Context: one part of a larger RNA
RNA sequence: GGCGCAUGGUGGAUGCCUUGGCACCAAGAGGCGACGAAGGACGUGGCAAACUGCGAUAAGUGACGGGGAGCUGUACGCGAGCAUCGAUCCGUCAAUUUCCGAAUGGGGCAACCCGGCGGCAUAAUCGGCCGUCGUCGCAAGACGCGAACGCAGAGAACUGAAACAUCUCAGUACCUGCAGGAACAGAAAUCAACCGAGAUUCCCCAAGUAGCGGCGAGCGAACGGGGAACAGCCCAAACCGACCUGUGUGUAAGCGGCACGCGUUGCCAGGUCGGGGUUGCGGGAGCAGGCUGGGAGAUGUGCAUAAUCCCAGGGGGUUACAAAGUUUUGUGUUAGCUGAAUCGGCUGGGAAGCCGAACCGCAGCGGGUGAUAGUCCCGUAAGCGAAAGCACAAAGCCCCUCGUCUGUUUCCCAAGUACGGUGGAACACGUGGAACUCUGCCGGAAUCUGGGGGGACCACCCUCCAAGGCUAAAUACUCCUUGGUGACCGAUAGUGAACCAGUACCGUGAGGGAAAGGUGAAAAGCACCCCGACAAGGGGAGUGAAAUAGUACCUGAAACCGUGUGCCU
Numbered sequence: 001g002g003c004g005c006a007u008g009g010u011g012g013a014u015g016c017c018u019u020g021g022c023a024c025c026a027a028g029a030g031g032c033g034a035c036g037a038a039g040g041a042c043g044u045g046g047c048a049a050a051c052u053g054c055g056a057u058a059a060g061u062g063a064c065g066g067g068g069a070g071c072u073g074u075a076c077g078c079g080a081g082c083a084u085c086g087a088u089c090c091g092u093c094a095a096u097u098u099c100c101g102a103a104u105g106g107g108g109c110a111a112c113c114c115g116g117c118g119g120c121a122u123a124a125u126c127g128g129c130c131g132u133c134g135u136c137g138c139a140a141g142a143c144g145c146g147a148a149c150g151c152a153g154a155g156a157a158c159u160g161a162a163a164c165a166u167c168u169c170a171g172u173a174c175c176u177g178c179a180g181g182a183a184c185a186g187a188a189a190u191c192a193a194c195c196g197a198g199a200u201u202c203c204c205c206a207a208g209u210a211g212c213g214g215c216g217a218g219c220g221a222a223c224g225g226g227g228a229a230c231a232g233c234c235c236a237a238a239c240c241g242a243c244c245u246g247u248g249u250g251u252a253a254g255c256g257g258c259a260c261g262c263g264u265u266g267c268c269a270g271g272u273c274g275g276g277g278u279u280g281c282g283g284g285a286g287c288a289g290g291c292u293g294g295g296a297g298a299u300g301u302g303c304a305u306a307a308u309c310c311c312a313g314g315g316g317g318u319u320a321c322a323a324a325g326u327u328u329u330g331u332g333u334u335a336g337c338u339g340a341a342u343c344g345g346c347u348g349g350g351a352a353g354c355c356g357a358a359c360c361g362c363a364g365c366g367g368g369u370g371a372u373a374g375u376c377c378c379g380u381a382a383g384c385g386a387a388a389g390c391a392c393a394a395a396g397c398c399c400c401u402c403g404u405c406u407g408u409u410u411c412c413c414a415a416g417u418a419c420g421g422u423g424g425a426a427c428a429c430g431u432g433g434a435a436c437u438c439u440g441c442c443g444g445a446a447u448c449u450g451g452g453g454g455g456a457c458c459a460c461c462c463u464c465c466a467a468g469g470c471u472a473a474a475u476a477c478u479c480c481u482u483g484g485u486g487a488c489c490g491a492u493a494g495u496g497a498a499c500c501a502g503u504a505c506c507g508u509g510a511g512g513g514a515a516a517g518g519u520g521a522a523a524a525g526c527a528c529c530c531c532g533a534c535a536a537g538g539g540g541a542g543u544g545a546a547a548u549a550g551u552a553c554c555u556g557a558a559a560c561c562g563u564g565u566g567c568c569u
Stems, first nucleotide, its partner, number of pairs: 001568009015554001016518002020489002022486007029478002031145002039100003042055003046078002050074002061094006070082003105114003115133006134143003149180001150178004160167001164214001190197002201228005211219002232470003239275008248267002254262002257303004280448001282413004286408006292306001293311004313402005325397010336384003342357005358375002360364001366378003419443007429455001450465005505512002525553001528540004
């Protein structure tokens, strides 16, 4: 020196564990904010650096409920206190809530600086104290924040086409605006095919079909069928009335009807408000006619009445169709409560293990307890519970509304619109034979004997009424709350983060972004003695089942480094 054996050091693999994650299910909630949010800064404890809580009333204050013996957060120390006259703790409602931040009196390099006005205080002043002073909007109100989902505006490239330009990726990513608990869409100027259907949305099929396409790569319907869920309405106009305006008209007419009567009232035009009206077997208005509870009833008088009012009756209502509130009851929720049944022996540090004998079960889910517990603890099945807040439901109060048929030569039925040309876009459809839809520019209709559509266009036929609006459900999503589940992970895994992590650290910045879990049943965390420097570290002693469990702490692999010993050289 090598090989082997034994025994250590180092190191932190492995096993076991789980406080943390991941995915999903059900229910809830789907917002917070000028009544100052989200997020922060700075404070706040007897001693207090950090976290948590809280805000100069500062680990807290009040009230009402719950609860019942300990309590003064993490945090185990000292000190000082509180509590059956019910504390700590839990829930609901209140109070307080510095400064910054939409930040809003002005400014500003966020958490700072400087003002105006009114008041308080002071003998008086003040750099003192309190309140108030933003912009937009007629007002109500808005402003800012928030994970995904939604609608709209604007809109790439890498890539694919085995290159690349049309095309594709893709109307995707990103940016912007706005909204809701969902949003959007929505009651046919829709489809269909000569039969018919009957708003929208979503799913399955139709179908990778018909088509589109440097007919390349690729893109990709609809009709129809089956399901989920279902709900329908309101205006504009004609016409009537009231009021206002008018260098309009000028005694005709009008005053709801008739008669008398009155007569600067009316007519016309415009505007506002109320009534009326809402449709495609066209609808409505006006006019004429028929039928239909009771009563009152019209500038002056009388008569008759469907202007109008009252009563009775019918219908309906807060998600649209008008709209607000209140009361009662119930259910749920935000604290909780009751809740069956086991003992002995053995092993052991410890019994829940083993042996023996019992019991409960609408409870043998689960967790804890010194090893594996139905009967020890928390719970579980089942049942019960709210002064106060919130949500939902029902009922009452309350509110709204109530003619219909027939005829008709009159009137109305959404205009710079439909439509055309041109330039684009969007439709599965790339300009194509290219309809339908939207739009910049230029032109520019009709009112039912009207107008749109049926994939150029024309005819016939069929079908539907644009140019105003509202509308629940079925659908999408999960920052968040509660409960539950897992042939999900188990510390190089699972979130980046099981641990004081978006931290330390890096970067001017945008931004990037870690490592790091485990003593023991219980700290019983080694009194005391010795070596050492009044160290570090160690040796005894003691605790403990164990200290080769000593806080560098469960197990403790390998690389790597020693010590002892055998053999070989």

The part of an RNA shown here (large-subunit ribosomal RNA, domain I) has 569 nucleotides and comes from a Deltaproteobacteria bacterium. Its Rfam family is "Bacterial large subunit ribosomal RNA". The RNAcentral record of the full RNA draws on ENA.